RNA sequence: CGAGAGGGCCGGACGGUCGCGGGCCGGCGGGGCAACCCGACGGCACGAGGAAAGUCCGAGCUCCGCGACGCAGGGUAGCGGGUAACGCCCGUCCGCCGUGAGGCGAGGACCAGUGCCACAGAGACGAGCCGACCGAAGGGGCGACCUGACGGCCGGGUGAAACGCGGCAAACUCUACCCGGAGCAAGGCCAAAUAGGAGGGCGUUGGGGCGGUCUCGGCCGCACCGACGGGCGCGUCGCCCGGCCCUCGGGUCGGCCGCUCGAGGCGGCGGGUGACCGCCGUCCUAGAUGGAUGACCGUCCCCACUGCGACCCCGGUCUCGGCCGGUGGCUGCAGCGGGACAGGACUCGGCUUACAGGCCCUCUCGCCUA
Numbered sequence: 001c002g003a004g005a006g007g008g009c010c011g012g013a014c015g016g017u018c019g020c021g022g023g024c025c026g027g028c029g030g031g032g033c034a035a036c037c038c039g040a041c042g043g044c045a046c047g048a049g050g051a052a053a054g055u056c057c058g059a060g061c062u063c064c065g066c067g068a069c070g071c072a073g074g075g076u077a078g079c080g081g082g083u084a085a086c087g088c089c090c091g092u093c094c095g096c097c098g099u100g101a102g103g104c105g106a107g108g109a110c111c112a113g114u115g116c117c118a119c120a121g122a123g124a125c126g127a128g129c130c131g132a133c134c135g136a137a138g139g140g141g142c143g144a145c146c147u148g149a150c151g152g153c154c155g156g157g158u159g160a161a162a163c164g165c166g167g168c169a170a171a172c173u174c175u176a177c178c179c180g181g182a183g184c185a186a187g188g189c190c191a192a193a194u195a196g197g198a199g200g201g202c203g204u205u206g207g208g209g210c211g212g213u214c215u216c217g218g219c220c221g222c223a224c225c226g227a228c229g230g231g232c233g234c235g236u237c238g239c240c241c242g243g244c245c246c247u248c249g250g251g252u253c254g255g256c257c258g259c260u261c262g263a264g265g266c267g268g269c270g271g272g273u274g275a276c277c278g279c280c281g282u283c284c285u286a287g288a289u290g291g292a293u294g295a296c297c298g299u300c301c302c303c304a305c306u307g308c309g310a311c312c313c314c315g316g317u318c319u320c321g322g323c324c325g326g327u328g329g330c331u332g333c334a335g336c337g338g339g340a341c342a343g344g345a346c347u348c349g350g351c352u353u354a355c356a357g358g359c360c361c362u363c364u365c366g367c368c369u370a
Stems, first nucleotide, its partner, number of pairs: 001366010012300007020047002023044004028039004049341001053352002056350005061183004073179005078092005093107001094105004108174002113172002115168003125164001129156003133152003138147003187257004197248006204227004209222005228242005264283008301339003305335005311329002313326005
């Protein structure tokens, strides 16, 4: 210098103007029975991410269920460690890939039962093809001899694998271990009107019935009939209904909370190969509910392109001063364009995916030079 491997970090900066979101303070105005809420004004400081994303794993939290265990169902799988937990992370063994730095791994068990093994091949676990040789029952032939079931032995062919304790569990299965369910629309608190519930008080009347009590006068309760009252516009008939007030409790309308201080961030020291852990110090940094972070201006930063200039390199020419050319390198100025992926919604730990551009560290291989 070129080509790579692994890891970490940033992902526009500053200022101004206008605007948006929630919060605190101050004094006002308004809505609602209440709980509570809304509006404008002044002031103060705050206001998205490395992935906020996919919602794929694991948890916290909440409610429901719950004596424990099992079955069913789902998940995980070398070994050891980290962690609140994990399918995540770290270390390590083995296997595969790479010259290497390194990368990848769905890496328990074919012992039980079942299943599968494309094409080819006789045969894929069911069996047993072809050829040579040896033996040979039987058959044929007058005979020499021919044929030869069957058995033995050697070799061949197909295929990824050929009878062997075959291979396959990203086949059922077996083994070990883990898992109760639903999710912030979880859930909690406050709390109208109407209806219904409970308790109490007040209240029209007559009749008989039943029950209770009794000081035998009555009193209370229940249902029935009638009157009374109300309704069906009014009258008659008929039908239907039975009062008022207070208190309490539950749910509904409505309102508030849950809501952001947390397995938290940063720095230092210590332990550990590492993931990570411990101690000390310090900081508080969004909480919306159709969902707020934006727009413009100025100065600068980064990237690409274009133009001009200086220097270097290469080539040509040369009157050795230079001149010309180059898709070359580097740098300055100017102009124009661009600055990604994407956005919270109960909160964390991971994984995966998206991402213009840039910075840093360690390592490997090749070439050149000293």

The prediction has a mean pLDDT of 76. Predicted 3D model of a 370-nucleotide RNA (Bacterial RNase P class A) from a Candidatus Limnocylindrales bacterium. It is recorded under the gene name rnpB. Of the family's consensus pairs, 97% are formed in the model. Its Rfam family is "Bacterial RNase P class A". Rfam describes the family as follows. Ribonuclease P (RNase P) is a ubiquitous endoribonuclease, found in archaea, bacteria and eukarya as well as chloroplasts and mitochondria. Its family is annotated with ribonuclease P activity, tRNA processing and dimeric ribonuclease P complex in the Gene Ontology. Rfam classes the family as a ribozyme.